Two RNAs folded together computationally: RNase P RNA and transfer RNA, 415 nucleotides in total.
């Protein structure tokens, strides 16, 4: 200096003039004054929770979801550390990563054979036949060769008629014992000669976790009327049991009122230091109050040389994902130069 | 806010457990007609709305993102 890995930070500012929401305050009352005013994603709405309401209560099925080991958390499928198996010269990084020897099913086309194994060519032996050699019949084999995505452990050696875990070496697998970690899991020993592929983001086993709807959720006031008519059920919204209760309950027509208050923002809250902790993270101590609408506020112009990305809150919070101009900070890898 | 379902040929739709993407109507070409419609015979037109994934293989599973379209209030 180049090329690359990780982690973050910020998303203009300042000033005048003119409007918006909301809160205090003052005023009889219009009004006036004063503070406060959108994001790292406010988004998809995919996860997890508070909250709320199906009248309690308990099981039990079914349906969904997750799936290596441990730790974090209000909880998550999130978040850290660690295995393991793929990527990449490295720094580091990807991964729905339990079971296929419980059962089903499925593996087009080619190929003999796609799964209880099996022989197309081809090797090798006996027959008899014609005899330079060739075919054909019977066993034998499964090393070559051909087929696929994938062909029954791989490589060599030794053996054999000619092959073959048939033997033996070494990797590989399975299963045991040590030793090392909480553990996955490694690392050695010894053992079996080792028929039994691949799919579970295919049914499905096993383990563990969910009961459902959503702030347009409920509560309250007020307006208003046909306080209505049908249909099903039998005792409420999977079953079943218990309480308790007498008429509910459910879907449809049809008719009416569509106005306010409430929920609503102090919160598993933010900063800042200090302890544990490798980290997530927790724990202590101080400081702060930081949008709440409801046809929806948060804006428009002017100037500083230029103001530009993605986008705009709707009960509320942890997360994932996905959009994103530009500016900048740490640490670590490789490679070249220079001292 | 908040909760559903759909995208496959120019149009409307199909595709069952993963194995060469199909049907009608529209269109091309011919043949029939004096000629046009109907008919009849042929052709040809798809990145299956996109992107990653799982699989040997994906219109199908699975995540993720994008455009489309529907629901929803109180009283009795």
């Nucleotide at each position: 200096u180049a090329a690359g890995a990780c982690a973050g930070u910020c998303a203009a500012g300042c000033a005048g003039u003119u409007g918006c929401u909301c809160u205090u305050a003052a005023u009889a009352a219009u009004u006036u004054a004063a503070g406060a005013g959108a994001g790292g994603a406010a988004a998809g709405u995919c996860c997890g929770g508070u909250c709320u309401c199906c009248a309690g209560g308990a099981g039990c099925g079914a349906c969904a979801g997750u799936g290596c080991c441990g730790g974090g958390u209000a909880a998550c499928g999130c978040c850290c550390g660690g295995c393991a198996g793929g990527g990449g010269a490295a720094a580091c990084u990807c991964u729905a990563g339990g079971g296929a020897a419980a059962g089903u099913g499925c593996c087009g086309c080619a190929g003999a054979a796609a799964a209880u194994a099996u022989a197309c060519c081809g090797c090798c032996a006996u027959a008899g036949a014609a005899u330079u050699u060739u075919a054909u019949a019977u066993g034998g084999u499964a090393a070559g060769g051909g087929u696929g995505a994938a062909a029954u452990g791989g490589u060599g050696u030794g053996g054999u008629a000619a092959g073959a875990g048939c033997a033996c070496a070494c990797c590989g697998u399975g299963c045991u014992c040590a030793u090392g970690g909480u553990a996955a899991c490694a690392u050695g020993a010894g053992u079996a000669g080792c028929u039994u592929g691949g799919c579970a983001a295919a049914c499905c086993c096993c383990a563990c976790u969910g009961g459902g709807a959503g702030c347009a959720a409920g509560a309250c006031c007020a307006a208003a009327u046909a306080g209505a008519g049908a249909c099903a059920c039998a005792u409420a919204u999977g079953c079943u049991c218990c309480a308790a209760g007498u008429u509910g309950u459910g879907u449809c027509u049809g008719g009416g009122u569509a106005g306010g208050u409430u929920g609503c923002u102090u919160g598993a809250a933010a900063c800042u230091a200090g302890u544990a902790g490798u980290a997530a993270u927790a724990c202590u101590a101080g400081u702060u109050c930081u949008a709440g609408a409801u046809g929806g506020a948060u804006a428009a112009c002017u100037g500083c040389a230029u103001a530009a990305a993605c986008a705009g809150a709707a009960a509320c919070c942890g997360g994932c994902u996905u959009a994103c101009a530009g500016a900048c900070u740490g640490u670590c890898u490789u490679a070249g130069a220079a001292c | 806010g908040c909760c559903g379902g759909c995208u496959u040929a120019g149009c409307u739709c199909a595709g069952u457990u993963g194995g060469u993407a199909g049907a009608g109507c529209a269109g091309u070409u011919g043949a029939u007609u004096u000629g046009u419609a109907a008919u009849c015979a042929u052709c040809a037109g798809g990145u299956c709305g996109g992107g990653a994934g799982u699989u040997c293989g994906a219109g199908u599973c699975c995540c993720c993102c994008a455009g489309c379209c529907g629901g929803c209030a109180c009283c009795a």

Rfam match: Bacterial RNase P class A.